[in-house]
């Protein structure tokens, strides 16, 4: 890069160099010169994998910080498709809640 699996409303930022983006796509709505993106230093979070210990039909459970990963805002929020739910409306239809899918994203395990 694919394919499969699992998680994704929880939690963590200062120096410096730099010198206009950034947040995956579209649309919205945000952050940014009170300094975007990236680099590079250092600090944090978490606990996928690895170790160690205990349990064991299955599922696990603790310690732990090597290996990865993350440290604006729910994955920002919506996309697609359901709804015996809620509010507004005479009604058409309009908002909102909830379920499921799509995409995305971190891990892993095979090729």
């Nucleotide at each position: 890069u694919g394919c499969c699996c699992a998680u994704c409303g929880a939690g963590a930022c200062c120096g410096g160099c730099a010198g206009a983006g950034g947040g995956a796509c579209a649309g919205g709505c945000c952050c940014u010169u009170u300094g975007a993106a990236g680099c590079c230093g250092g600090g944090g979070c978490a606990a996928c994998c690895a170790g160690c210990g205990c349990a064991c039909g299955c599922c696990g459970c603790g310690c732990c910080a090597g290996g990865u990963g993350c440290c604006a805002a729910a994955u920002c929020c919506u996309g697609c498709g359901g709804u015996g739910c809620c509010c507004c409306g005479a009604a058409a239809g309009g908002g909102g809640g909830c379920c499921g899918g799509a995409a995305g994203a971190u891990g892993g395990c095979u090729g």
Molecule: SAM riboswitch aptamer (S box leader)
Organism: Cognatilysobacter bugurensis